[in-house]
RNA sequence: GCGGGUAUAGCUCAGCUGGGAGAGCGCAAGACUGAAGAUCUUGAGGUCCUUGGUUCGAUCCCGAGUGCCCGCA
Numbered sequence: 001g002c003g004g005g006u007a008u009a010g011c012u013c014a015g016c017u018g019g020g021a022g023a024g025c026g027c028a029a030g031a032c033u034g035a036a037g038a039u040c041u042u043g044a045g046g047u048c049c050u051u052g053g054u055u056c057g058a059u060c061c062c063g064a065g066u067g068c069c070c071g072c073a
Base pairs, nucleotide, nucleotide: 001072002071003070004069005068006067007066010025011024012023013022019056027043028042029041030040031039049065050064051063052062053061
C1' cells in the first nucleotide's frame, strides 16, 4: 500500500425484511441475616466510534474518516 472483519451500558456481548435500545456480570437501594454471603425484588447507567447522505423514519442502508484484529504484498 491492497483486501476482509469489527466499533452498542463500567466489562463480555445480543439486537436485523429500517419504526420498542436490550441481556448477563458489575454497581445502588429494599427484603432476608446478629452481621455478611447467597437468594429475591426494584432501580440507575447509552451522543449505538466520528461525519455526511438516502428515507416520513437509520444501531441497521450508502460515502468518507478514525481505532483495533486478520490476511496479502

Predicted 3D model of a 73-nucleotide RNA (transfer RNA) from Dunaliella salina. Its Rfam family is "tRNA". Rfam's curators write: Transfer RNA (tRNA) molecules are approximately 80 nucleotides in length. The RNAcentral record of the sequence draws on ENA.